The part of an RNA shown here (small-subunit ribosomal RNA, 5' domain) has 512 nucleotides and comes from an uncultured bacterium.
The sequence was found in a public genome assembly.
Its mean pLDDT, the model's own confidence on a scale to 100, is 84.
It matches the Rfam family "Bacterial small subunit ribosomal RNA". Its family is annotated with structural constituent of ribosome and ribosome in the Gene Ontology.
[in-house]
Context: one part of a larger RNA
RNA sequence: GGAUGAACGCUGGCGGCGUGGAUAAGGCAUGCAAGUCGAAUGAGUAUGUCGCAAGACAUAUUCAUGGCAAACGGGUUAGUAAUACGUCGGAACAUACCUUAAGGUUCGGCAUAACUCCGCGAAAGCGGAGAUAAUUCCGGAUGUUACCGUGAUUCCUGUAAGUUUCACGGUCAAAGGAUUUAUUCGCCUUAAGAGUGGCCGACGGCCUAUCAGCUUGUUGGUGAGGUAAGAGCUCACCAAGGCUACGACGGGUAGGGGGUCUCACGAGGAUGUUCCCCAACACUGGCACUGAGACACGGGCCAGACACCUACGGGUGGCAGCAGCCGAGAAUCUUCCCCAAUGGACGAAAGUCUGAGGGAGCGACGCCGCGUGCAGGAAGAAGGCCUUUGGGUUGUAAACUGCUUUUUUAGAGGAGCAAUGCCGACUUGUCGGUAUGAGAGUACUCUAAGAAUAAGAGGUUGCUAACUCUGUGCCAGCAGCCGCGGUAAUACAGAGACCUCAAGCGUUAUCC
Numbered sequence: 001g002g003a004u005g006a007a008c009g010c011u012g013g014c015g016g017c018g019u020g021g022a023u024a025a026g027g028c029a030u031g032c033a034a035g036u037c038g039a040a041u042g043a044g045u046a047u048g049u050c051g052c053a054a055g056a057c058a059u060a061u062u063c064a065u066g067g068c069a070a071a072c073g074g075g076u077u078a079g080u081a082a083u084a085c086g087u088c089g090g091a092a093c094a095u096a097c098c099u100u101a102a103g104g105u106u107c108g109g110c111a112u113a114a115c116u117c118c119g120c121g122a123a124a125g126c127g128g129a130g131a132u133a134a135u136u137c138c139g140g141a142u143g144u145u146a147c148c149g150u151g152a153u154u155c156c157u158g159u160a161a162g163u164u165u166c167a168c169g170g171u172c173a174a175a176g177g178a179u180u181u182a183u184u185c186g187c188c189u190u191a192a193g194a195g196u197g198g199c200c201g202a203c204g205g206c207c208u209a210u211c212a213g214c215u216u217g218u219u220g221g222u223g224a225g226g227u228a229a230g231a232g233c234u235c236a237c238c239a240a241g242g243c244u245a246c247g248a249c250g251g252g253u254a255g256g257g258g259g260u261c262u263c264a265c266g267a268g269g270a271u272g273u274u275c276c277c278c279a280a281c282a283c284u285g286g287c288a289c290u291g292a293g294a295c296a297c298g299g300g301c302c303a304g305a306c307a308c309c310u311a312c313g314g315g316u317g318g319c320a321g322c323a324g325c326c327g328a329g330a331a332u333c334u335u336c337c338c339c340a341a342u343g344g345a346c347g348a349a350a351g352u353c354u355g356a357g358g359g360a361g362c363g364a365c366g367c368c369g370c371g372u373g374c375a376g377g378a379a380g381a382a383g384g385c386c387u388u389u390g391g392g393u394u395g396u397a398a399a400c401u402g403c404u405u406u407u408u409u410a411g412a413g414g415a416g417c418a419a420u421g422c423c424g425a426c427u428u429g430u431c432g433g434u435a436u437g438a439g440a441g442u443a444c445u446c447u448a449a450g451a452a453u454a455a456g457a458g459g460u461u462g463c464u465a466a467c468u469c470u471g472u473g474c475c476a477g478c479a480g481c482c483g484c485g486g487u488a489a490u491a492c493a494g495a496g497a498c499c500u501c502a503a504g505c506g507u508u509a510u511c512c
Base pairs, nucleotide, nucleotide: 001512002511003510004509006508007507008506009505010504013370014369015368016367017366018365019363020362026326027325028324030323031322032321035068036067037066040065041064042063043062044061045060046059047058048057049056050055075281076280077279085204086203087202088201089200090199093197094196095195098193099192100191101190102189103188104187105186106140107139108138109137115130116129117128118127119126120125146171147170148169149168150167151166152165155162176185177184178183206252207251208250213243214242215241218240219239220238221237222236223235224234225233255278256277257276258275259271260270261269262268283304284303285302286301287300306317307316308315309314334360336359337358338357342356343354344353345352346351373403374402375401376400383394384393385392386391408449409448410447411446412445413444417439421434422433423432424431425430426429456501457500458499459498460497462481463480467496468495469494470493471492477484478483
């Protein structure tokens, strides 16, 4: 000098774009953050229509079964020095939704929730009996290129294992809904694709030898189990191996990368905040279930700590989601608006949900931009300061005159972000009409008024741009370093003048 997720002191006009819990992965009141589908299904309630009634139908809403989603998105960096990350490779795998291709979608059956009745409990909730539906569940049929077995065959090879093709035998499937009856959305099987994920290897990136030996599922083999899949992944038996001064093992520290800062370039050093990719975690520890996918932040079980409710018998909870509160701290924001746009889940769609996201708010925290007026105006007012008392300086500065209106205030107008969607038409992908904006009456434009609303901070011995007076008298004090102050202090304090930067200026901390 540059830089910062900064803090502190003094000061503070505006806008744009960014950015803001770095400490206690400490504890959390309250609200919201994951639902959706009636075009899978049963029922309750309300209203309406038809009907003498029974009942039927329609709409709305609720409960329950069922499906999909909830494994994404969002947060944090505790752990982890390698089950991580980065780069380059590999073979023994899986894959819901999506795309492509081929084929199929048959016949039956048993239940169960909501509901009704009964009972227990303070509650959370639970038990018994009865009835019922389905794209819920179960059995049978059919069945390929799927899977299994047998036989033959091709390729490779020293064998084995494997691979190609064919034949035979065996095994395995399904669900219906809507409808204008034209279709359409589904369902099942198989093959392929895309994207995604699991697994393996090589190389790379911290400190420490005041850590020198470490290891028994340890290292390898055979067999078996297990997995979607290779493997001591697990087990039985056998062998005694495996790693290590090219630093094993131990200890400390730490999420990794793209990047960021610095550096004349390069190299290097430092760093990993926002954004993107990956990993790990979800009160602490452990475990599995469901599922295409989790050993699952707002699912489950067990144990523990903590907190809350209780009728004392027993229950409930998990903000490292968005806001917000307490605490600790030098220190870090609103319990805001909206799904209009982008994206996501569900749905045939309309649409619903979405603290993702879009916006607004707060903070000079940072960067950038703009302004705080412009021109004229005296051999130069007053006041201040200095003075050799002549004057000098503040200083064209002010006053005064003229002008302008960026900003400010008021008024008027007023966007783009809107495409989808719906309706209609036909040439079926085009046209016409119509509806939808949180931000916001915002940005922006015009008009009016009036210099009107807007300057400070640090410094002035040298380094280092900028000097005098007064006070003080090794005192009070200053100070980044050298050092100033003991009666003429340009170094302390005040004043005037000046210098630098400027809505900031200084200080502190840290890095180059």